Annotation
Transfer RNA from a Bacillota bacterium, 77 nucleotides, folded computationally.

[in-house]
RNA sequence: GCACCAUUAGCUCAAUUGGAUAGAGCAACGGACUUCGAAUCCGUAGGCUGGGGGUUCGAGUCCCUCAUGGUGCGCCA
Repeated sequence: GCACCAUUAGCUCAAUUGGAUAGAGCAACGGACUUCGAAUCCGUAGGCUGGGGGUUCGAGUCCCUCAUGGUGCGCCA
């Protein structure tokens, strides 16, 4: 330098060929239980889907560009 993959909640990941209000587990917080805690059960909050632009009635999903990480190949030495 080229190609490909990934980027969604604090963390790990879903989201069915573009469709209605983006979900789950863990973590956090509150409550029940307990002498207290752990475990268990119930509930709550947390996201402008990496940044920007475009297409579309409609974008997490398609296109362009940038950023970060990873894999492979190449170049130099």
Lineage of the source: Bacteria > Bacillati > Bacillota. The coordinates come from a structure-prediction model, not an experiment, and the mean pLDDT is 80. Its Rfam family is "tRNA". From the family's description: Transfer RNA (tRNA) molecules are approximately 80 nucleotides in length. It is annotated as a transfer RNA.